[in-house]
RNA sequence: UUUCGAAAAAGGCACUCCCAUUGUGAAAUGGGGUCGCAAAGUCAUGGGUCUAUUUUUCUAAAUAAAUGAAGAAUAGACAGCCAGACCGCCGAU
Numbered sequence: 001u002u003u004c005g006a007a008a009a010a011g012g013c014a015c016u017c018c019c020a021u022u023g024u025g026a027a028a029u030g031g032g033g034u035c036g037c038a039a040a041g042u043c044a045u046g047g048g049u050c051u052a053u054u055u056u057u058c059u060a061a062a063u064a065a066a067u068g069a070a071g072a073a074u075a076g077a078c079a080g081c082c083a084g085a086c087c088g089c090c091g092a093u
Stems, first nucleotide, its partner, number of pairs: 004091002012037002017032006035080001041086003045083003048078011
């Protein structure tokens, strides 16, 4: 230095949930809290999931519509969904 990840040491973060605020919304920020995490640090690059708007098809029956479902386009959200990139504590094996 690289790989690897300990019944080690020093620490770190903070799921669900609750409160406040922002947002049409997904969600985010702050506080409480502590399920878990060896990158649960940073990044929206590739997939994926979710939201909003427009639109297509089916639901559809004589025509049309409600409701619901699936898809397309655009704009967003999620890094604790996976992959990838960058930085990083310790050193048992």
Molecule: c-di-GMP-I riboswitch aptamer
Organism: Chloroflexi bacterium HGW-Chloroflexi-2